[in-house]
RNA sequence: CAAGGUGGCUGGGCGGUCGCGGGCGGCCAUCGGGCCGUCUGAGGAAAGUCCGAACUCCACAGAGCGCGGUGCUGGAUAACGUCCAGGCGGGGUGACCCGACGGAAAGUGCCACAGAAAAAGACCGCCUCGCCGGGCCAAUUCUGGCCGGGCGGGGUAAGGGUGCAAAGGUGGUGUAAAAGACCACCGGCGGCCUGGGUGACCGGGCCGGCCAGGCAAACCCCACCGGGAGCAAGGCCAAAUAGGAGGGGGUGUCGGGAAUUUCCCGGCCGGAGGUUGCUCGCCUCUUAACCCUCGGGUAGGCCGCUAGAGGCGGCGGGUAACUGCCGUCCCAGAUAGAUGACCGCCGCUCCGCCUCUUGGCGGAGUACAGAAUUCGGCUUACAGGCCACCUUGGACA
Repeated sequence: CAAGGUGGCUGGGCGGUCGCGGGCGGCCAUCGGGCCGUCUGAGGAAAGUCCGAACUCCACAGAGCGCGGUGCUGGAUAACGUCCAGGCGGGGUGACCCGACGGAAAGUGCCACAGAAAAAGACCGCCUCGCCGGGCCAAUUCUGGCCGGGCGGGGUAAGGGUGCAAAGGUGGUGUAAAAGACCACCGGCGGCCUGGGUGACCGGGCCGGCCAGGCAAACCCCACCGGGAGCAAGGCCAAAUAGGAGGGGGUGUCGGGAAUUUCCCGGCCGGAGGUUGCUCGCCUCUUAACCCUCGGGUAGGCCGCUAGAGGCGGCGGGUAACUGCCGUCCCAGAUAGAUGACCGCCGCUCCGCCUCUUGGCGGAGUACAGAAUUCGGCUUACAGGCCACCUUGGACA
């Protein structure tokens, strides 16, 4: 210098004008509210709502089945599917990266196409036996030998071929041809013994021909974990209207009837409503209108609600994740949802022109996004910029 790897940070600045939410104080207003001052007001992801918790309500004697989740080991943590450290496997020259990484000799199932066969198989091939033709040679009657073909039976799994994957590999012995059938070495698996490690696991020795395909992100088995719903949780105060409960509101009087201390019909008086500006009158009702009280719920308001597994700094423990102590700080709480709009200057990046250069002028761009109970994670989006450490290659001293 070039190409990379890992970890971390940042996410424009200043000013002006006009606005918005919240806290506190003051003034005005009967209330709703208004005005003034002052302080404060989005993010690294506030996002997706994918995990785990806090908190709240509901359910719950205990146990089991079922269902769902997680899945190498040790640790961290309130908890986790997260994080840290390690093991094993895979990728990379390397820094480093990736891995749902328990069990396939418990059982069931599946393995497209191709291929004979996808778990225990035989298409071609190789070998052999029987039958039937043929050719050549020897002899020339019988016959014998060799070669090749067809059909049928058997052996084999070396070789070919198919496939992502084919029944351990190489060499030898062996055989009619073959084969872990046997032998040597290598690889795998299992058992026993043993060294190291908390453990996953790593190493060593001996024995056994045991040679076993893949898939559990198929059912399943094993181990561990798990009640349900979610701040529109949940709680408090509480209009108007409608509906509910209780109480009050003629046990008035006369006549008739039924047949007894009540019921029905009619008249009068009283009461209520309507008509009307008011009275009279008229109409309707008289157990119904109306009045009072109570409780539930709605509108509306308040709490939950922002001081927290909190931020920052120091010291200590730990390889680390993380954690202990001390000090210090307060850092949005809206409810149809405020945190905005415009202008100017300066940054930053890119392009064009001018210029010997420093530079100047002009233009364009300046991301993703945005609280809604809170917190710990994961994942996803993101213009541009910065820092630290490391790797590989090249050049120079």

RNAcentral holds the sequence, with entries from ENA. A computed fold for a 397-nucleotide RNA from an Anaerolineae bacterium, annotated as Bacterial RNase P class A. It is recorded under the gene name rnpB. The organism belongs to Anaerolineae, within Bacteria.